[in-house]
This is a predicted structure of a 77-nucleotide RNA (transfer RNA) from a Bacteroidota bacterium.
Its mean pLDDT, the model's own confidence on a scale to 100, is 80.
């Protein structure tokens, strides 16, 4: 330098022909329970879907550019 994969909640990850509200587990906070802690149960908070544009009535999903990480190939030494 070329090609490809990935980026979604604090963390690990789902989310396929684009189509109502953006989700799970875990963690955090509160409550119930318990003599206490833990466990269990209930509830809540937590998201610019990497960034910037474009297409569309409608984009996490399609297109372009770009950033980061990883993999493969190539070049120099």
């Nucleotide at each position: 330098g070329g090609a490809g994969u990935a980026g979604u909640a604090g963390u690990u990850c789902a989310g396929u022909u684009g189509g109502u509200g953006a989700g799970a587990a875990u963690g955090u906070u509160g409550g119930u329970c318990u003599g206490u802690c833990g466990a269990a149960c209930c509830a809540a908070a937590g998201g610019u879907c990497g960034u910037g544009g474009g297409u569309u009535c409608a984009a996490g999903u399609c297109c372009c550019a770009u950033c980061u990480a990883c993999u493969c190939c190539g070049c120099c030494a």
Source information: It matches the Rfam family "tRNA". Taxonomically the source falls in Bacteroidota (Bacteria, Pseudomonadati).